[in-house]
RNA sequence: GGGCCUGUAGCUUAGAGGAAAAGCGUAUGCAUGGCAUGCAUAAGACCGCGGGUUCGAGUCCCGCCAGGUCCA
Numbered sequence: 001g002g003g004c005c006u007g008u009a010g011c012u013u014a015g016a017g018g019a020a021a022a023g024c025g026u027a028u029g030c031a032u033g034g035c036a037u038g039c040a041u042a043a044g045a046c047c048g049c050g051g052g053u054u055c056g057a058g059u060c061c062c063g064c065c066a067g068g069u070c071c072a
Stems, first nucleotide, its partner, number of pairs: 001071007010024004018055001026042006048064005
């Protein structure tokens, strides 16, 4: 320098054009004498950044950035 893959909540992931979802974690409550644990409820991501297409973009297209991988 070139090809490919990835970037969504604190962490790990789903989502493939029209309500952003789950597990773990966190907060509150209940159960226990207390802890662990269990149950219930809640908060939390404008989706790496900037453009474009579209009535509508996490999703499609372009550029850039970061990480991974392969080639030179």